[in-house]
RNA sequence: CUCUUAUCAAGAGAAGGCGGAGGGACUGGCCCAAUGAAGCCCGGCAACCGGUGCAGCAGCAUACGGUGCUAAUUCCAACAGCAGCAAGCUGAGGGAUAAGGG
Numbered sequence: 001c002u003c004u005u006a007u008c009a010a011g012a013g014a015a016g017g018c019g020g021a022g023g024g025a026c027u028g029g030c031c032c033a034a035u036g037a038a039g040c041c042c043g044g045c046a047a048c049c050g051g052u053g054c055a056g057c058a059g060c061a062u063a064c065g066g067u068g069c070u071a072a073u074u075c076c077a078a079c080a081g082c083a084g085c086a087a088g089c090u091g092a093g094g095g096a097u098a099a100g101g102g
Stems, first nucleotide, its partner, number of pairs: 001102008013042001016041003022032003027077003043070003048066003051062004074094001079091004
């Protein structure tokens, strides 16, 4: 980088430290941000994988280890279908994460 499978409506600092202007993938919106963005540290959330305990199996528990996450539904739309005055609904695509394969 790519393929497969699974998940993406819950949860996590209203005033922690450093840091200084940007951020929410891309495009269009709409938002967040000097009452302080990104990033780093700390804290926290979460059982995808491993470990451990329980369990006849299925499975359950546990943040100990490996990741991940910590505004807004994956913030909304973007394509197709349904409905249609409009709001809206469903699915796909894109994206993200995990595990396994190439």
The RNA shown here (SAM riboswitch aptamer (S box leader)) has 102 nucleotides and comes from Terribacillus aidingensis. Of the family's consensus pairs, 97% are formed in the model. The sequence was found by an Rfam model in a public genome assembly. Its Rfam family is "SAM riboswitch aptamer (S box leader)". Gene Ontology term of the family: regulation of gene expression.